């Protein structure tokens, strides 16, 4: 200073331009269940890093930046 890779609920993650109204485990909530916890079962609430650009349509495709990592010098 160059070149690559990642970036989704709190946590870990699927997603390959349109059936996505973004899905699934753990965790939190509230309900049942129990004498209470727990575990079980129903249900509920959380997320596309920023900003810009292609496209009839973007979480996905391209630029830029931010952060994190590798490698080179």
């Nucleotide at each position: 200073g160059c070149u690559c890779c990642u970036a989704u609920c709190g946590u870990c993650u699927a997603g390959c331009g349109g059936u996505c109204g973004a899905g699934g485990a753990c965790g939190u909530c509230g309900c049942c269940c129990u004498u209470u916890c727990a575990a079980g079962g129903c249900g509920a609430a959380a997320a596309c890093a920023u900003g810009g650009g292609u496209u009839c349509g973007a979480g996905u495709c391209c630029c830029a930046u931010u952060a994190g990592g590798a490698g080179c010098a």